The RNA shown here (transfer RNA) has 75 nucleotides and comes from an uncultured archaeon.

[in-house]
Formats: sequence, C1' cells, structure tokens
RNA sequence: GGUCGCUUAGCUCAGCCUGGUUAGAGCAUUAGUCUUAUACACUAGGGGUCAGCGGUUCGAAUCCGCUAGCGACCA
Repeated sequence: GGUCGCUUAGCUCAGCCUGGUUAGAGCAUUAGUCUUAUACACUAGGGGUCAGCGGUUCGAAUCCGCUAGCGACCA
C1' cells in the first nucleotide's frame, strides 16, 4: 500500500442479511424485603445520541459513502 471483518448500557453480547410497534438480554450497579450483620434469594429502578460525519428514504442501529479505532490476511 491492497482486501476483508468488527465498533450497540460499566462489562460480555443479541438485533442488521429482510428499514417501521417503546432499542433488548445476562452480569454488574442502586433501593427495598429477608438477616444480628454480610452473602444468597426475591421485588423494583437507573443507565444508550447504536464509533463519528454526511447521504438515500415518509421513516435508518439496520441501506450507501467518507473518517477514526481495533483485528485478520495479502504484498
């Protein structure tokens, strides 16, 4: 230098191919119940500009382009 893949909650990931109902799960975390207390268990809650910018569209996490970061392969 070229090709390809990945980027979504604090962490690990699903959803993307096939655009549309409120963006979800587990773990973690907060509060409560329980306990002498802690843990466990149970109940309830908070937390996201879906990497960034732009485009297409009535409508974009999802399609297209560029940029950034990370990784793999080729040279």

Notes
Model confidence (mean pLDDT): 82 of 100.